[in-house]
RNA sequence: GGAGAGGUGGCCGAGUGGCCGAAGGCGCAGCAUUGGAAAUGCUGUAACGGGGUAACUCGUUCGUGGGUUCGAAUCCCAUCCUCUCCU
Repeated sequence: GGAGAGGUGGCCGAGUGGCCGAAGGCGCAGCAUUGGAAAUGCUGUAACGGGGUAACUCGUUCGUGGGUUCGAAUCCCAUCCUCUCCU
């Protein structure tokens, strides 16, 4: 230099245009259970910005920036990073 695969909540990881901030698992928190634990069950659990005393609420975000479309994590272009192969 060329080709291919990949980048999604704290971590792993599914998702192929609409019901999707987004499955499931791990972790974490609360509750139940227990004499107390473990295990198990149930519920909750991303970040940033705005509003609010608070509870809460609104908006944006799927590496980044553009584009296509009524609508994009998903399609196209560029770019960054990781892995594999070729030279």